A computed fold for a 92-nucleotide RNA from Polycyclovorans sp., annotated as Glycine riboswitch aptamer.
The prediction has a mean pLDDT of 78.
The sequence was found by an Rfam model in a public genome assembly.
The model forms 90% of the base pairs in the Rfam consensus.
The source organism's lineage runs through Bacteria, Pseudomonadota, Gammaproteobacteria, Nevskiales and Polycyclovorans.

[in-house]
RNA sequence: UUGAAGUACGCUGCGAGAGACACCCUUGAAUGGGUGCACCGAAGGCGCAAACCGCCCGGAAUCGCUCAGGUAAACGUAGCGGCGUACCGUGA
Numbered sequence: 001u002u003g004a005a006g007u008a009c010g011c012u013g014c015g016a017g018a019g020a021c022a023c024c025c026u027u028g029a030a031u032g033g034g035u036g037c038a039c040c041g042a043a044g045g046c047g048c049a050a051a052c053c054g055c056c057c058g059g060a061a062u063c064g065c066u067c068a069g070g071u072a073a074a075c076g077u078a079g080c081g082g083c084g085u086a087c088c089g090u091g092a
Base pairs, nucleotide, nucleotide: 001092002091006087007086008085009084010083011082012081013080014079019037021036022035023034024033025032038071039070040069044067045065046064047063052058
């Protein structure tokens, strides 16, 4: 000098699941709201193992819970891919 892999953030592409359930009110209508039961788990949140550690603490998730969220379409979603920025820095 160049700059792999990795981490964080931003943009973007892909992106599932489950009742357009029943009743009531409202709206010109579409729709919106409330109640009830049935379901989903991939916003978020919470919980847990071993390794590791002398001990304690700590210790993950696409696992579990279902508070929240969701169950036509749309929007959105974890995760994965691409690009960019920053950090770090293998190798040469």